A computed fold for a 72-nucleotide RNA from a bacterium, annotated as transfer RNA.
It matches the Rfam family "tRNA". Rfam links the family to the GO term triplet codon-amino acid adaptor activity.
[in-house]
């Protein structure tokens, strides 16, 4: 330079066109002299940027961008 992947919540990763979601974590209440542990709850996301298709896009296309891996 050239191919392929990948980017989603504070981390780890689900979701292949129609209300964004789990585990962990964090904060509340419970419980406990207390703490952990369990139990209920709540906060946290404009889905890496721009741009296009579509009645509707995390999703399909094109761009950039930044990681990884291969090839030269």
């Nucleotide at each position: 330079g050239c191919g392929c992947g990948c980017u989603u919540a504070g981390c780890u990763c689900a979701g292949u066109g129609g209300c964004a979601g789990a585990g962990c974590g964090a904060c509340u209440c419970g419980u406990u002299u207390a703490c952990a542990c369990c139990g209920a709850g709540u906060a946290g996301g404009c889905c890496g940027g721009g741009g296009g298709u579509u009645c509707g896009a995390u999703c399909c296309c094109c761009u950039c961008a930044g990681c990884g891996c291969g090839c030269a």
Source information
The prediction has a mean pLDDT of 83.